[in-house]
Molecule: small-subunit ribosomal RNA
Organism: uncultured organism
RNA sequence: ACUAACGCUGACGGCGCGUCUAAAACAUGCAAGUCGUACGAGAUAGCACCCUUCGGGGUGUGUGUAAAGUGGCAAACGGGUGAGUAACACAUAGGUAACCUGCCGCGUGGUUGGGGACAACCCGGGGAAACCCGGGCUAAUACCGAAUAAUAUCCUGAUCUCCCAGAGAUCAGGAUCAAAGACGGGUUAAACCGUCACCAUGCGAUGGGCCUAUGCACUACUAGCUUGUUGGUAGGGUAAUGGCCUACCAAGGCAACGAUGGUUAGUCGGCCUGAGAGGGUGAACGACCACAUUGGGACUGAGAUACGGCCCAGACUCCUACGGGAGGCAGCAGUUGAGAAUCUUCCGCAAUGGACGCAAGUCUGACGGAGCGACGCCGCGUGGAUGAUGAAGGCCUUCGGGUUGUAAAAUCCUUUCGAAUGGGAAGAACAGGCAGUGCAGGAAAUGGCAUUGCUUUGACGGUACCAUUAUAAGAAGCCCCGGCUAAUUACGUGCCAGCAGCCGCGGUAAUACGUAUGGGGCGAGCGUUGUUCGGAAUUACUGGGCGUAAAGGGUGCGUAGGCGGGGUAUUAAGUUGGAUGUGAAAGCUUGUGGCUCAACCAUAAAACUGCAUCCAAAACUGAUACUCUUGAGUACAAGAAAGGAGAACGGAAUUCCUAGUGUAGGGGUGAAAUCUGUAGAUAUUAGGAAGAACACCAGUGGCGAAAGCGGUUCUCAGGCUUGAUACUGACGCUGAUGCACGAAAGCCAGGGGAGCAAACGGGAUUAGAUACCCCGGUAGUCCUGGCCGUAAACGUUGUACACUAGGUGUCAGAGGUAUCGACCCCUUUGGUGCCGUCGCUAACGCAUUAAGUGUACCGCCUGGGGAGUAUGCUCGCAAGAGUGAAACUCAAAGGAAUUGACGGGGGCCCGCACAAGCGGUGGGGCAUGUGGCUUAAUUCGAUGCAACGCGAAGAACCUUACCUAGGCUUGACAUGUUUCCGACAACCCGAGAGAUCGGGUCUUCCUUCGGGACGGAAUCACAGGUGCUGCAUGGCUGUCGUCAGCUCGUGUCGUGAGAUGUUGGGUCAAGUCCCGCAACGAGCGCAACCCUCAUUGCCAGUUGCUACCAGGUUAUGCUGGGCACUCUGGCGAAACUGCCCCGGUUAACGGGGAGGAAGGUGGGGAUGACGUCAAGUCCUCAUGGCCCUUAUGUCUAGGGCUGCACACGUGCUACAAUGGGUGGUACAAAGGGCAGCAAGCCCGCAAGGGCAAGCAAAUCCCAAAAAGCCAUCCUCAGUUCGGAUUGUAGUCUGCAACUCGACUACAUGAAGUUGGAAUCGCUAGUAAUGGCGUAUCAGCAUGACGCCGUGAAUAUGUUCCCGGGCCUUGUACACACCGCCCGUCACACCAUCCGAGUCGGAGAUACCCAAAGUCGCUGCGCUAACCUUCGGGAGGCAGGUGCCUAAGGUAUAUUCGAUAAGGAGGGUGAAGU
Repeated sequence: ACUAACGCUGACGGCGCGUCUAAAACAUGCAAGUCGUACGAGAUAGCACCCUUCGGGGUGUGUGUAAAGUGGCAAACGGGUGAGUAACACAUAGGUAACCUGCCGCGUGGUUGGGGACAACCCGGGGAAACCCGGGCUAAUACCGAAUAAUAUCCUGAUCUCCCAGAGAUCAGGAUCAAAGACGGGUUAAACCGUCACCAUGCGAUGGGCCUAUGCACUACUAGCUUGUUGGUAGGGUAAUGGCCUACCAAGGCAACGAUGGUUAGUCGGCCUGAGAGGGUGAACGACCACAUUGGGACUGAGAUACGGCCCAGACUCCUACGGGAGGCAGCAGUUGAGAAUCUUCCGCAAUGGACGCAAGUCUGACGGAGCGACGCCGCGUGGAUGAUGAAGGCCUUCGGGUUGUAAAAUCCUUUCGAAUGGGAAGAACAGGCAGUGCAGGAAAUGGCAUUGCUUUGACGGUACCAUUAUAAGAAGCCCCGGCUAAUUACGUGCCAGCAGCCGCGGUAAUACGUAUGGGGCGAGCGUUGUUCGGAAUUACUGGGCGUAAAGGGUGCGUAGGCGGGGUAUUAAGUUGGAUGUGAAAGCUUGUGGCUCAACCAUAAAACUGCAUCCAAAACUGAUACUCUUGAGUACAAGAAAGGAGAACGGAAUUCCUAGUGUAGGGGUGAAAUCUGUAGAUAUUAGGAAGAACACCAGUGGCGAAAGCGGUUCUCAGGCUUGAUACUGACGCUGAUGCACGAAAGCCAGGGGAGCAAACGGGAUUAGAUACCCCGGUAGUCCUGGCCGUAAACGUUGUACACUAGGUGUCAGAGGUAUCGACCCCUUUGGUGCCGUCGCUAACGCAUUAAGUGUACCGCCUGGGGAGUAUGCUCGCAAGAGUGAAACUCAAAGGAAUUGACGGGGGCCCGCACAAGCGGUGGGGCAUGUGGCUUAAUUCGAUGCAACGCGAAGAACCUUACCUAGGCUUGACAUGUUUCCGACAACCCGAGAGAUCGGGUCUUCCUUCGGGACGGAAUCACAGGUGCUGCAUGGCUGUCGUCAGCUCGUGUCGUGAGAUGUUGGGUCAAGUCCCGCAACGAGCGCAACCCUCAUUGCCAGUUGCUACCAGGUUAUGCUGGGCACUCUGGCGAAACUGCCCCGGUUAACGGGGAGGAAGGUGGGGAUGACGUCAAGUCCUCAUGGCCCUUAUGUCUAGGGCUGCACACGUGCUACAAUGGGUGGUACAAAGGGCAGCAAGCCCGCAAGGGCAAGCAAAUCCCAAAAAGCCAUCCUCAGUUCGGAUUGUAGUCUGCAACUCGACUACAUGAAGUUGGAAUCGCUAGUAAUGGCGUAUCAGCAUGACGCCGUGAAUAUGUUCCCGGGCCUUGUACACACCGCCCGUCACACCAUCCGAGUCGGAGAUACCCAAAGUCGCUGCGCUAACCUUCGGGAGGCAGGUGCCUAAGGUAUAUUCGAUAAGGAGGGUGAAGU
């Protein structure tokens, strides 16, 4: 933007539009007739008169009506449709000297005089009908002769002109051809006149025919087509040219500038879109064409091969008396059908236009109007103003409120549209008639032309419009609200239902689904779907590309074509300017005007970018002619080279053969084995044979078009470079089709075959190993001849030319300078590399060897997959090559670069990471946790590191959340409201497992007397939940990791993501510091600041200490002094690479040393960056949402969390003599203590009990430290090791130790003799080992957290394992390697290909049959006009026949489509393999 359709909704008007599908079939009505002024005949009506039975009848008249006929004109216009057509169909411009043209206009000249028929009609006949036949009468503007005639036509001759196939004009002569009347005036009748008609002719106008140039869809997987085909001659035919047709002759014609074939399509003005160029389209309106049920054919006519004519054939429908007939809505309405879908069987000829007519007029589904349809465009309304208790209601809410919202209500106002009533146009101009006037002509009249007055005509329609009346009264919806894109909240749902244009929403808090509230947009409409253009520079003419994104042909030669150096002259095809013609109208644009505005319409202008003709210009391109030398080439002299082909020769090596020496292995690998060797190998010496390849030289060196080319010599022939001259004179560049060359592998034939080596065999490796490794080994590799024609044939960069900074190497030359000498040095040409400026590029990069700037030509590309596949064709012996799709499917595929992550990549560095060590775990028994199993319940959580002696610093009841059973329901607990009662608690008794229930005793305070406090009963709000969601959350925590990192501001670089800083050189525990640097600074981390331990000063000395003084004791700081020391705990000091030496960049820093209690962060702790793991926790707490509410809440008793075939983690204790037992004896630190720690004494074998001092604690107590040391027994064993298990007897705690506590004594005395694979901790006061304490706690510790004692070994180092940091590299990963991802198989679906075939369409060829019909021939039958000598003739017709030919038939292939058992691959699917 729609000729739209669908969904929801729908007040009015104006102007438009309305079967896009079945060119399917059609009932019914209408759509083309008209003329009596051409003609014959003439009902019926009317009028007059007469008769009448009042029904009617008869006669006359009739300027003449209906139906029909002869005749004329029209019917070829108007109206419809788009099937066919790729064409002179259409468009534009021309030609026609090759043509026609009724009616119309302007002229010229005529219209004389005759004749014979046929309809109608009448009679007869046939038929169901349609209709037909025979006989008879008749008119004409019907038909036919004759006369006359030209500036008509034809022939002959002459002159002139022109665009010279020939045409025109003029002249002369000859020949040929015509007609019709009607009406009016006029007249006695005529003559005559007028109008219309008629004939001949000229010109014009209009309309057509034919021809030409140019333009006009896709397809080459259609490449050759053509026999009337191309041309000629002659003839025929036509209005006219022409193979239009026929005969003969010639062999042409078309085609890569796309013939032929196939597919699709009416063309244009225009319309839609677009800035334009373009792209799409061809509804309505207009121009042309074609068609009219399908096919063929002619007739009539000025015109048709005829929509509402004819003939024939086919299909279909209808009528029928079965013998025959009729029909054609793609005219207007309308019906059926098809379809997503498209209207009234309306009114009128009033207007405009058309046919006929002298005219009146008739006809007109053209047209003018109305109706239906929101189908489109345009206009207008559904009210306006005021109005805050911001009403009610709705929705949300943080419960405060917010919003709907001035919106409503209410008050005031207005009345368009609609309704009712009344009035009421324009569109009408005519024509004609009547009455005048004027003009021309005429004898006059009629008549003609012009004009004035009167008269007459409206479908729409009582419509537009106007006035009046009444009332806000009768009039709003649709879509959307995640982003794009304007506009949000709640509830419901829970990967369901659904949405979706793209991205994508939905798995329990959905702004995305559904509903509601609110909002946004548009508005009598709004959305959806479909189509077209735009955006899309995404086919690029304007205006793209091809190194890596898709894209340079493997390379050359060269045809057509395209493009082409300097000068002069001519020309004028291209080009430029001017003029003329045309480019229809409508439309678009602009101005103005008319409907109230607008849409719409009118008018004027502009425009129509085009084509043609004429004139002019001559710069550029082209053409022609002449010329030039710089492009190109030739000659001459040198030069280099793995350039090519052929022939010959050479040495080293390998293998094999022969012989000698010689002896046990050789060979091969990561390690082995197969293999080879005592029949003598390997090794070594000598000789021989064969084939293939040519070490060193050798080089980002050379040559070649590319492929490619490597020993030496010779022969043949090619290209290149340099130098200096001479010559030719643009001879050039590129290059579709074509031709040639073209690695390796492969193929055919014949040779050859040493080595190597696909296939194959064997040995290994491996889960397997159809591989990599090893031992063998055939094609092949080599030669000759012939195929193949492809490669990552790559510089992934077509060829040629020109221009645009340099530097440096190398190869082949030339020149200069210099020299003994080209040894260096300078200049220059050609080749080949590297670096780099400008410029280019998406970036990477390229950069005089361009991927820069330009020119010329060729090739190629247009999302990924399907697919380089299918089919067809060409080539090939084959393998295969070339050309080369579609359906379907996806929303990506891809390039370059960036940041990360990762790597069985690299570099540097660190860590108990490895290594070096010490001790463990894994084996036994037990403890404890987990899994699993079991169970009424075994509550829940934690699950790699980073769950598993974890939450739990302590489950017998409680705890407790679980199970069973019994109870309660405003509740065990909080707050508040209303009503009632007066106590409640406590104690006693009873029932019960208890909760609880019942009974008894006892019973409060204040008061203004209303009541209140407190307690109970009832009620309503609510409580309560260890119920769910840690993936809705806060908070807290773990982990990487105490790893050294993580960032920012400004600047700079980059199109950008980003980079830089933060990288680099050193150094450090450290992004620690130093130096350098397009960076300069800064922040969070590191370090330091904090605590503690180690040294010391000062201060302070009680409960601590006791050197000194005194007292006392068997003894003891026990006591009084004392505070020096130890110690306690406050404040200070001290350590900073500060000092010295060496190294290092004069640095940072490192090594060593001195001093020092301590030395290089002194030891330990606290401290955890940005972030990661949807890590953990809703059962600590808090909290959103959801759920339960006589239960998922709450109370109680009992049970369970302790259950045991088994598996794992963490520990304890052992296996013993570095030990165990017994006795003696020494030395701590840090803690705790009143419902507590408890000395001491007594009792008990002991656990413990009894009595009991002291101590709220530097005072008293727990408290014995243990290992150690001294002594003694045990002597290598299942033991004097080990202590599980079990029995008995006890102790303690506690309402209560049965399930299910700890401890004690006696007895019992299991496994276990150092632990497989594997695995853990630790670097110094550490590991190991020894004991002590505390929290929790009535009781319960092998666990946890602390304390002190004894007290090692080892570290050469960083290759490897693990983790981490920095730099770098690759990447197809980004959920980031636990990533990504390939193919088969199985299943489902989809489209495609092949397929024995089967069916259908289309065109082609050959033949057969052949309707109607034109034409030809014939015409013995028939025959009015003319002629006649009357016999007949001329002419005509029927009939017959020939050619052609539609439809039909037969045959043959071709092509397109449908379908098919089965086969093949492809695509897509959920979590299969």